[in-house]
RNA sequence: GCAGAGUAGGUCCUUGGCGUUAAGUGACUAAGAAUGGGACGUAGUCUUAGUACGAAAUUUAUUGCGAUCAAGUACCGCGUUCACUGU
Numbered sequence: 001g002c003a004g005a006g007u008a009g010g011u012c013c014u015u016g017g018c019g020u021u022a023a024g025u026g027a028c029u030a031a032g033a034a035u036g037g038g039a040c041g042u043a044g045u046c047u048u049a050g051u052a053c054g055a056a057a058u059u060u061a062u063u064g065c066g067a068u069c070a071a072g073u074a075c076c077g078c079g080u081u082c083a084c085u086g087u
């Protein structure tokens, strides 16, 4: 010099749950936190509080429904710079 790996997260599928007597998810506002191995940093993500809106149940079945939760597989996946691996 060249190539590669690597974050937080996102989507599909699978499994097990939660709700369906409405939480959760999503939206807006405010504050805060962490985020490739290091630094800085945009951007995405999350937490708390508040506000508004809001649904699919019933053939009882390994039944459905929900921008539902968690885990796993696959795919996608930081900008600058210094490192790491191979050459």
Base pairs, nucleotide, nucleotide: 001087002086003085004084009076010075011074013072014071015070016069017068018066019065020064027051028050029049030048031047032046033045037082038081039080040079041078057063